[in-house]
Molecule: transfer RNA
Organism: Puniceicoccales bacterium
RNA sequence: GCCUGACUAGCUCAAUUGGCAGAGCAGUUGACUCUUAAUCAAUUGGUUCGGGGUUCGAGUCCCCGGUCAGGUA
Numbered sequence: 001g002c003c004u005g006a007c008u009a010g011c012u013c014a015a016u017u018g019g020c021a022g023a024g025c026a027g028u029u030g031a032c033u034c035u036u037a038a039u040c041a042a043u044u045g046g047u048u049c050g051g052g053g054u055u056c057g058a059g060u061c062c063c064c065g066g067u068c069a070g071g072u073a
Stems, first nucleotide, its partner, number of pairs: 001072007010025004019056001027043005049065005
């Protein structure tokens, strides 16, 4: 250089072939406990890597760019 894949919450990952962005962990609050931990309940948190396009509608499709990983010479 070329080819392929990944990028979504603080972290690890979903989103069923384009139709209301979610789970677990973490965080916060409360219950329980002499206290802490554990357990239980509730709850906060998103410019879906950036820009543009298609569409009534894009995390999802197309184009350009970025970062990371693997392959190849």